Predicted 3D model of a 677-nucleotide part of an RNA (large-subunit ribosomal RNA, domain II) from a Flavobacteriaceae bacterium. The full RNA is in RNAcentral, with records from ENA. The prediction has a mean pLDDT of 84. NCBI's taxonomy places the organism under Bacteria, Pseudomonadati, Flavobacteriia, Flavobacteriales, Flavobacteriaceae.
Context: one part of a larger RNA
């Protein structure tokens, strides 16, 4: 991990419902009795138990009755009768109640042969160093202290083996080992090791205290039993087809992953509404918009009550003011908690048209009460999130197909089953790979584009449009040639002469024409150039705005448009004609479910309803088997499936058909239970 076998809504009792049988205003009989077999029953048993009346707390009354003083009013009735008794089936309840799982809790009882303390009693500690106290002796002292030299042999002394531990690396983790094995280390006369025998016991012991140990088990051992504790949690729960088919919402909850009740689902029953559209009537205050129409905020100006500041003045006046700013006026302009205004949509209700079972109510029976994403209004967030939290809508979810390379929920489109038949959609038609190297007319030069990915701004890219100026009286551009004079304008300054700066009546003369100077450039001058003039050439040349494609901005972590390629395109942008494409629609045959019938419908998780196949036993009428039963095999036919039926081989004795009843009645999952590989 495979394989084989077992493995999970059961019984029972009392309630509800619906279906069947019996009798019905009445239905049953329980215990127990007796008789009798095939042990299954029969008959007796009216106690009890529902129902046929109800109303009060009750006596107790009674089509009533309670409450009241009440003949009043109310409240429950009755003026309206169907039960019951058993089978089956479907759901409640109590009860281990669909199965397997706990940590725990609590009771009796066994554990200190492990290990922790402790008693009794044994018993171990190679060698080597230090050299304490006390003593002797010599010095020394009145005397004693002292001092030196021997002797001595103390230490939770020092170095190291047996012993004890276990520091450090390695190693070893299905080890040689459920804690070792080498190497290195600490203690090593001691608060040391240790044999052997005893004692302490489970909310209890022991503890130089780590919650450490108390038999490989410890913040409360093991054992057995209360016990199938309890699980609002995990996990599974087994054969088929057929018809329907949800929900992830509100409210409430010691309640948020549960549960009740409403919502939506399903089956029966009954009954008759139900959507839609259009027209008419409504009611409302959101989109919008507006605000000298309220409140609140608010640009700019006009006016300037009022206040600051400054003159003034003994004071009161008074005066100025590019400050502040009320009123009111004009001008621009906001607003979920603003409204002089106000749609579209959507509710209401009334006709009518058209749909056609779609509604509603009652009982039975559920699941669901984590919802997800895409589109529109919003909130909240950063107008951030595949982000929350509402609305409306659609899809996923419970939905294949097809296009979108690949992809719950984007597009298209709703699979009953066949068919080597046609016709579309979304999307496509150069090759991969089904159909146009269509066709007509543009546009782009970036490989932009053609799967997704951007601005502000910047650009003599390029088409193309409007308007405009100049222009054979000769333009733009290029080239020839001038670009002059008062003057070196004046002030400034060392210098300032067109060109540091600074002033301005930047004037005026000759000029085709030439600025008191565009720019370089000198210390300052010169020099070089431009404005503007003339020649030459010889036909178009400048300029705003705008539209399409293209360009720069352009940075993400292995590569990449699936992939070749593809330059009047196989990119893009108009118009137009064929094709291909799906489980859509058609055709053609076929099964089913509702329906009289025409006809219509068959996607489907939770989940409800219905038919039915298998397996084990049991009753009846049967039937088959040594001429070969049941089982195993392996084929073939068969049936919408669950399955079924024949042959052959195997095997060696039983099996079964139909009709009915009963269930230990179907296994792929449960880190399932055993056996085997």
């Nucleotide at each position: 991990g495979c394989c084989u076998a077992c493995g999970a809504g059961u019984u029972a009792a009392c309630g509800u419902u619906g279906c069947u049988a019996g009798c019905a205003a009445g239905g049953u009989u329980a215990a127990g009795u007796a008789c009798u077999u095939a042990a299954g029953g029969u008959a007796c048993g009216a106690a009890g138990c529902c129902g046929u009346a109800g109303c009060g707390a009750a006596a107790g009354c009674g089509a009533g009755u309670c409450u009241g003083a009440a003949u009043a009013g109310g409240g429950c009735g009755c003026u309206u009768u169907a039960g019951u008794u058993a089978g089956c089936a479907g759901u409640g309840u109590u009860a281990g109640a669909c199965g397997c799982g706990a940590a725990a809790c609590c009771g009796u009882g066994u554990g200190a042969u492990c290990u922790a303390c402790c008693c009794a009693u044994g018993g171990g500690c190679a060698g080597g160093g230090u050299g304490a106290a006390g003593c002797u002796g010599u010095a020394g002292u009145a005397a004693c202290a002292u001092a030196c030299a021997g002797u001595g042999g103390a230490g939770g002394c020092c170095c190291g083996a047996a012993c004890c531990c276990g520091u450090u690396g390695a190693c070893g983790u299905u080890g040689a080992a459920a804690a070792g094995u080498c190497u290195u280390g600490g203690g090593a006369u001691g608060a040391c090791c240790u044999g052997u025998g005893g004692g302490u016991a489970g909310g209890g012991g022991u503890g130089a205290a780590a919650g450490g140990c108390c038999a490989a088990u410890c913040a409360a051992a093991c054992u057995c039993g209360g016990a199938a504790a309890u699980a609002g949690c995990u996990c599974g729960u087994a054969c088929u087809c057929c018809c329907c088919g949800a929900a992830a919402u509100g409210c409430a909850u010691u309640u948020a992953g549960g549960u009740g009740c409403a919502g939506c689902g399903u089956u029966g029953u009954a009954u008759u509404a139900g959507u839609u559209u259009c027209a008419u009537a409504g009611a409302g205050g959101u989109a919008g918009a507006g605000c000298u129409a309220c409140u609140g905020a608010u640009u700019g100006g006009a006016u300037g009550c009022g206040g600051g500041g400054c003159c003034u003045u003994c004071a009161c006046c008074g005066g100025c003011u590019a400050c502040c700013a009320a009123u009111u006026c004009c001008u621009g302009a906001c607003a979920a908690a603003c409204u002089c205004c106000g749609a579209a949509u959507g509710c209401u209700a009334u006709g009518a048209a058209a749909u056609g079972a779609u509604g509603u109510a009652c009982a039975g029976c559920a699941g669901u009460g984590a919802g997800g994403g895409c589109a529109u209004g919003g909130g909240u967030g950063c107008u951030a999130a595949g982000g929350u939290c509402c609305a409306u809508g659609u899809c996923c979810g419970a939905g294949a197909g097809g296009g979108a390379a690949a992809g719950a929920a984007c597009c298209c489109a709703g699979a009953c089953c066949a068919u080597c038949a046609g016709c579309u959609a979304a999307g496509g038609u150069c090759c991969c790979a089904a159909a146009g190297u269509g066709u007509a007319u543009g546009c782009u030069a970036a490989g932009u584009u053609g799967a997704a990915u951007a601005a502000a701004c910047g650009a003599g890219g390029u088409u193309u449009g409007a308007c405009u100026g100049c222009c054979c009286a000769g333009a733009c551009a290029g080239c020839u040639a001038g670009g002059a004079u008062g003057u070196u304008g004046g002030c400034u300054u060392g210098g300032a002469a067109g060109c540091a700066g600074c002033c301005a009546u930047u004037c005026a003369u000759u000029u085709a024409a030439a600025g008191a100077g565009u720019g370089c450039g000198u210390a300052a001058c010169a020099g070089c150039u431009c404005a503007c003039u003339a020649g030459u050439c010889g036909a178009g040349c400048g300029g705003u705005c705008g539209a399409g494609c293209a360009u720069g901005g352009a940075u993400a972590a292995u590569a990449a448009u699936c992939g070749g390629g593809c330059a009047u395109a196989a990119g893009c942008a108009u118009a137009u004609c064929a094709c291909c494409g799906a489980a859509g629609c058609u055709a053609u045959g076929g099964c089913a479910u509702c329906g009289a019938a025409a006809g219509a419908u068959g996607g489907g998780u939770a989940g409800g309803g219905g038919a039915g196949c298998a397996u084990u036993g049991u009753a009846g009428c049967g039937a088959c088997g040594u001429u070969g039963a049941a089982g195993g095999u392996a084929a073939a036919c068969u049936g919408u499936g669950a399955g079924g039926u024949u042959u052959g081989c195997u095997g060696g004795a039983g099996u079964u058909u139909c009709u009915a009843c009963a269930a230990a009645a179907g296994a792929a999952a449960a880190u399932g239970u055993a056996g085997g590989c």